């Protein structure tokens, strides 16, 4: 100075909006567990969800037993990581996607 399994998933969490469903208000009215309408400056349900957030799984390396070998058991390791602006998804928005991108060190 250069490589890289320096990979993938699943679950949840911080975070985050309103399609839904529930809360609030407001009309209506046939007074029904009805019907519209507004509201996320509504703690909630569904929902969406981190590369720098947790847990696990698979895989990838090294390594011991055991073996002629192959398979197959056990144990290690899979680091670190500041970060806009804009866009772009969907019903919205976001720590989601762009994106370990720009820059910054």
């Nucleotide at each position: 100075u250069c490589a890289a399994a320096a990979g993938a998933c699943c679950g949840c969490u911080a975070g985050g909006g309103u399609u839904c469903c529930g809360g609030u208000c407001c009309g209506c009215u046939g007074u029904g567990u009805g019907c519209g309408g507004a509201u996320g400056g509504c703690u909630g349900g569904u929902c969406c969800g981190a590369g720098a957030g947790c847990a696990g799984u698979c895989g990838g390396c090294c390594u011991u037993c055991c073996c002629c070998a192959a398979a197959g058991a056990g144990g290690g390791c899979u680091a670190c990581a500041c970060g806009g602006c804009g866009g772009g998804a969907u019903a919205a928005a976001a720590g989601c996607c762009c994106g370990g991108g720009a820059g910054a060190u």